The RNA shown here (transfer RNA) has 79 nucleotides and comes from Methylotenera sp. It matches the Rfam family "tRNA". Rfam classes the family as a transfer RNA. Gene Ontology term of the family: triplet codon-amino acid adaptor activity.
[in-house]
RNA sequence: GCGACUAUAGCUCAGUCUGGUAGAGCAGCGAAUGCACAACAUUCGUCAGUCGCUGGUUCGAAUCCAGCUAGUCGCACCA
Numbered sequence: 001g002c003g004a005c006u007a008u009a010g011c012u013c014a015g016u017c018u019g020g021u022a023g024a025g026c027a028g029c030g031a032a033u034g035c036a037c038a039a040c041a042u043u044c045g046u047c048a049g050u051c052g053c054u055g056g057u058u059c060g061a062a063u064c065c066a067g068c069u070a071g072u073c074g075c076a077c078c079a
Base pairs, nucleotide, nucleotide: 001075002074003073004072005071006070007069010026011025012024013023020059028046029045030044031043032042033041034040052068053067054066055065056064
């Protein structure tokens, strides 16, 4: 340099193919129950998002298109 893949909640990830209300588990917080208290367990509730960035298409973009950033892998090049 070329190509492929990855980037979504604090963490791990789904959703992208086929545009139409942004989700799951864990963690955190609160409550109830068990326990003498705490810890812990179970249940319920709850908090949490610039969907990597910029722009474009569209009535509507996490999703499609272009460019860019970071990372992983492969190939090429240099030595």
Lineage of the source: Bacteria > Pseudomonadota > Nitrosomonadales > Methylophilaceae > Methylotenera. Model confidence (mean pLDDT): 82 of 100.